[in-house]
RNA sequence: CGGGCUGUAGCGCAGCGGCUAGCGUACAUCGUUCGGGACGAUGGGGUCGCCGGUUCAAAUCCGGCCAGCCCGACCA
Numbered sequence: 001c002g003g004g005c006u007g008u009a010g011c012g013c014a015g016c017g018g019c020u021a022g023c024g025u026a027c028a029u030c031g032u033u034c035g036g037g038a039c040g041a042u043g044g045g046g047u048c049g050c051c052g053g054u055u056c057a058a059a060u061c062c063g064g065c066c067a068g069c070c071c072g073a074c075c076a
Stems, first nucleotide, its partner, number of pairs: 001072007010025004027043006049065005
């Protein structure tokens, strides 16, 4: 320098045929229990790496950039 993949809630991930963002776990509260653990119920938490574009509407399409990983080229 070129190509590819990934970037979504604290953590691990799904959603990526466009139309108000989900699962597990963790966390908070309540219940069962003498208590812990465990189980059950309820609830809080993200604007989807960043910027811009298309569109009535974008996590989802398009462009640029950033970060991580992999492959290649170059140098030694």